[in-house]
RNA sequence: UCAGGCGGCCGGACGGCCGCGCCCUCCACCGCCGAAAGGCCGGGGGGUGAGGAAAGUCCGGGCUCCACGGGAACACGGUGCCGGGUAACGCCCGGCGGGGGCGACCCCAGGGACAGUGCCACAGAGAACAGACCGCCGGCGCCGCGGGAGACCGCGCCACCGGCAAGGGUGAAACGGUGCGGCAAGAGCGCACCGCGGCCCCGGCAACGGGGACGGCACGGCAAACCCCACCGGGAGCAAGACCGAAUAGGGGCGGGCGGCGGCGACCCACGGGCCGGCCGCAGGGGCGUUCCCGCGCCUCCCGCCCGGGUUGGUCGCGCGAGGCGUCCGGCAACGGGCGUCCCAGACGAAUGGCCGUCCCGGGGUGGCGACACCCCGGACAGAACCCGGCUUACAGGCCGCCUGACCCC
RNA sequence: UGCCGGGUCAUCUAAUGGUAGGAUAGUGGACUCUGAAUCCACUCAUCUUGGUUCGAAUCCAAGCCCGGCAG
Numbered sequence: 001u002c003a004g005g006c007g008g009c010c011g012g013a014c015g016g017c018c019g020c021g022c023c024c025u026c027c028a029c030c031g032c033c034g035a036a037a038g039g040c041c042g043g044g045g046g047g048u049g050a051g052g053a054a055a056g057u058c059c060g061g062g063c064u065c066c067a068c069g070g071g072a073a074c075a076c077g078g079u080g081c082c083g084g085g086u087a088a089c090g091c092c093c094g095g096c097g098g099g100g101g102c103g104a105c106c107c108c109a110g111g112g113a114c115a116g117u118g119c120c121a122c123a124g125a126g127a128a129c130a131g132a133c134c135g136c137c138g139g140c141g142c143c144g145c146g147g148g149a150g151a152c153c154g155c156g157c158c159a160c161c162g163g164c165a166a167g168g169g170u171g172a173a174a175c176g177g178u179g180c181g182g183c184a185a186g187a188g189c190g191c192a193c194c195g196c197g198g199c200c201c202c203g204g205c206a207a208c209g210g211g212g213a214c215g216g217c218a219c220g221g222c223a224a225a226c227c228c229c230a231c232c233g234g235g236a237g238c239a240a241g242a243c244c245g246a247a248u249a250g251g252g253g254c255g256g257g258c259g260g261c262g263g264c265g266a267c268c269c270a271c272g273g274g275c276c277g278g279c280c281g282c283a284g285g286g287g288c289g290u291u292c293c294c295g296c297g298c299c300u301c302c303c304g305c306c307c308g309g310g311u312u313g314g315u316c317g318c319g320c321g322a323g324g325c326g327u328c329c330g331g332c333a334a335c336g337g338g339c340g341u342c343c344c345a346g347a348c349g350a351a352u353g354g355c356c357g358u359c360c361c362g363g364g365g366u367g368g369c370g371a372c373a374c375c376c377c378g379g380a381c382a383g384a385a386c387c388c389g390g391c392u393u394a395c396a397g398g399c400c401g402c403c404u405g406a407c408c409c410c
Numbered sequence: 411u412g413c414c415g416g417g418u419c420a421u422c423u424a425a426u427g428g429u430a431g432g433a434u435a436g437u438g439g440a441c442u443c444u445g446a447a448u449c450c451a452c453u454c455a456u457c458u459u460g461g462u463u464c465g466a467a468u469c470c471a472a473g474c475c476c477g478g479c480a481g
Base pairs, nucleotide, nucleotide: 001406002405003404004403005402006401007400008399009398010397012359013358014357015356016355017354018353020049021048022047023046024045025044026043027042031040032039033038051381055392056391058390059389060388061387062386063237064236065235066234069294070293071292072291076233077232078231079230080229081095082094083093084092085091096110097108098107099106100105111228112227116226117225118222119221120220133168134167135164136163137162138161139160141158143156144155145154146153147152176194177193178192179191180190181189195217196215197214199212200211201210202209203208241316242315243314244313251307252306253305254304255303256302257301260282261281262280263279264278265276267274268273285300286299287298288297289296323342324341325340326339327338328337329336330335360379361378362377363376364375365374366373367372411480412479413478414477415476416475417474420434421433422432423431428464436452437451438450439449440448457473458472459471460470461469
């Protein structure tokens, strides 16, 4: 100098004028809007006012309501090497194993395939208790050729019987790989090295790593297929929810069926009584609360059919929090602890904006040999809506630190 | 603002992890004096980007788009 890797940060600055939301305060008003609850003026001053992602809503929590008695079980969903951090997490840190890069460094949903089930298309002989198309080897037979006096011998072709799995070929994947020996030909058949498996020893909290002797291959892949194992999980979400006000039918109707006791009430009566789910109480039955047992609570006579709202106002929830900044200590780090300091948006069709000037950055034009001057255009992604911790996605341009490789110079 | 559901030819839809099929529409041809109907042939698609797998419309993740519900 060029090419890269990793980490962190900023994401226009200053000034003037006008305007907006919220809070505080002073003066003025004693009113206005509304049925009510409740809300609101006018002017002056002061304070404060978007983000690193406020986004996607992909995870985890706080908070709120509903459910929530005890025990057991089932189902469903999620996570998945090991250790640590954390309120928690699918996040983060450190390590292990595997893969990529010359390297700095980067990537990995990375438990279990002897618990069971399932799948592996096409091609291929054979796809999981595998298989033999070509091929290699042995035997026997027919035929042909050659040799021989002959018995017979040699070679070749074809068929059959048997052995083999080295080579060819198919496939994403072919039942260990390479080499030597061995054999009729071959083969873990034997040996060496590598791989694999369980055993022992050593190191490490562990994942795992190293070593030893043994086995002689027996154990293909897929679990982001069902599943198994371990761990975690009740449901819904601020339109949660609470209060005030307004409004309304705080439900009603029809049909069928069943029915205990007592009281009240309605109806009928020949005054003896009869009858009725109209109301109340007791008893019993039924339903719901995932299922079961016990218990408890709520609703309800059982079954079927049909009809049905009103309101669209206000206040709270709502900003002190797993909070920010600085510093010290512990820890490799994530992070934790101590001390000091700060208070930092709270709207509800929803404020956080616009113009001008100077400067900054980028691009273009004109002038100039040039330094430079002048003019024009542009400055991203995007915007709180209950809050917080993460992840992911979008983003003009710029700054800082550490590191790697190549070339050159000293 | 919150919570759900779904994306396959121009349209409506199929497809169990193994060649993306059908109907309508379009284009061309046959039949007819002409048109329609009918018959034949052709064109056109898995929302996007990654991952798992030998292999993805299908399984997983992220993004984009569309639709629905809640006062």
Two RNAs folded together computationally: RNase P RNA and transfer RNA, 481 nucleotides in total. Rfam match: Bacterial RNase P class A. Rfam classes the family as a ribozyme.